Molecule: SAH (S-adenosyl-L-homocysteine) riboswitch aptamer
Organism: Amycolatopsis sp. CA-230715
RNA sequence: GGAGCCGAGAGGCGCUGCGACGGACCUCGGUCCGCCACGCUCGGCUCGCCGCGACCUCCCGUUUCAAGGGCGCCUCCUUUUU
Numbered sequence: 001g002g003a004g005c006c007g008a009g010a011g012g013c014g015c016u017g018c019g020a021c022g023g024a025c026c027u028c029g030g031u032c033c034g035c036c037a038c039g040c041u042c043g044g045c046u047c048g049c050c051g052c053g054a055c056c057u058c059c060c061g062u063u064u065c066a067a068g069g070g071c072g073c074c075u076c077c078u079u080u081u082u
Stems, first nucleotide, its partner, number of pairs: 001049001002047008010075006018039001021034005038068001
């Protein structure tokens, strides 16, 4: 670095619909329909592969604790003003 599972990122409703996914058609280039706004990030665990490293593991203290996520509305939380 890859995949899967779990947790977290306050919560809800409506709209549109790219990718992925499902179905049909197809000149195999794609087209149509359906579904669809956590598909992102962080943390933990597991799996196989690749690479790197060479003691391993544990404890204590201190400090800090995210960032982002189409549009509209609402709730909640914090701060400020009236």